[in-house]
């Protein structure tokens, strides 16, 4: 220090539902659930996807990393 991996051991994360709150909306934030994850840990950087505003195209100003891919960092194993 690079790969690949989740068998093992020791962990973390929590979909969805429900309440309560915050927003015009998308959603988001706690608590409780536990679907499911090798990064489901960080970042809205490029897309897609959704919300608002105009509405002829299409812009803009938002959200969503548990769509997708990038970049940053990280536990154990084994080579």
């Nucleotide at each position: 220090u690079a790969u690949a991996g989740a068998a093992a051991a020791a962990g973390c994360c929590a979909a969805u539902c429900u309440u309560g709150u915050u927003g015009c909306g998308a959603a988001g934030c706690a608590a409780g659930u536990a679907c499911g994850g090798a990064a489901a840990g960080u970042u809205a950087u490029g897309g897609g996807u959704c919300u608002u505003u105009u509405g002829u195209u299409a812009a803009a100003a938002g959200a969503u990393c548990g769509c997708c891919a990038g970049a940053c960092u990280g536990c154990c194993u084994a080579u």

c-di-GMP-I riboswitch aptamer from Sulfurimonas sp., 79 nucleotides, folded computationally. Taxonomically the source falls in Sulfurimonas (Bacteria, Pseudomonadati, Campylobacterota, Campylobacterales). It matches the Rfam family "c-di-GMP-I riboswitch aptamer". Its family is annotated with cyclic-di-GMP binding in the Gene Ontology. The prediction has a mean pLDDT of 82. The sequence was found by an Rfam model in a public genome assembly.